[in-house]
The RNA shown here (transfer RNA) has 71 nucleotides and comes from a Dehalococcoidia bacterium.
Model confidence (mean pLDDT): 82 of 100.
The RNAcentral record of the sequence draws on ENA.
Rfam family: tRNA.
The organism belongs to Dehalococcoidia, within Bacteria.
RNA sequence: GGCUGUAGCUCAAUUGGGAGAGCGCCUCCCUUGCACGGAGGAGGUUAGGAGUUCGACUCUCCUCAGCUCCA
Numbered sequence: 001g002g003c004u005g006u007a008g009c010u011c012a013a014u015u016g017g018g019a020g021a022g023c024g025c026c027u028c029c030c031u032u033g034c035a036c037g038g039a040g041g042a043g044g045u046u047a048g049g050a051g052u053u054c055g056a057c058u059c060u061c062c063u064c065a066g067c068u069c070c071a
Stems, first nucleotide, its partner, number of pairs: 001068005008023004017054001025041005047063005
């Protein structure tokens, strides 16, 4: 210098306009019981701060952390 940071984990979010999926967790149904399966639910300061905007995960600036390149 470049890239990345979103749920416990892996990741989406299209041109700036409703924050979501899979796995996991909880409850119920099913079963003699477990697993599988079905239904429902909880869980988010979108790394932190500031700015622009009617409106920011998205744009701009600073800081922090990780990966990577050059010297």